[in-house]
RNA sequence: ACCGAUAAAGGCAAACCAUCCGAAAGGUUGGGACGCAAAGCCGUGGGUCUAACGUCCGCUAAAAUAUGCCGCGGACCAAGAUUGCCAGGUUACCGAAG
Numbered sequence: 001a002c003c004g005a006u007a008a009a010g011g012c013a014a015a016c017c018a019u020c021c022g023a024a025a026g027g028u029u030g031g032g033a034c035g036c037a038a039a040g041c042c043g044u045g046g047g048u049c050u051a052a053c054g055u056c057c058g059c060u061a062a063a064a065u066a067u068g069c070c071g072c073g074g075a076c077c078a079a080g081a082u083u084g085c086c087a088g089g090u091u092a093c094c095g096a097a098g
Base pairs, nucleotide, nucleotide: 002098003095004094011036012035016031017030018029020027021026034084040090041089042088044087045086046085047082048081049080050079054076055075056074057073058072059071
């Protein structure tokens, strides 16, 4: 240095509940522990997720024709989320065996 023990000392905290923020995905704080040897930090690449107060279409819409805003639905997308999906970068506690 690699590596990671039925070791020691510590650390983090999924689901769920409450809370606040957000359009949403999701996040904050507290409780709570399924797990984690980087489940420390960085959204840099891929993956996954969301999709507006944006664009387009339909409905709304009538006795016939036409019909904008609002509202509702759909598609796309600006932008965003996730590092506990996988890579990459970076830093680090402990020390058995090999």
This is a predicted structure of a 98-nucleotide RNA (c-di-GMP-I-GGC riboswitch aptamer) from a Bacillota bacterium. Taxonomically the source falls in Bacillota (Bacteria, Bacillati). Of the family's consensus pairs, 95% are formed in the model.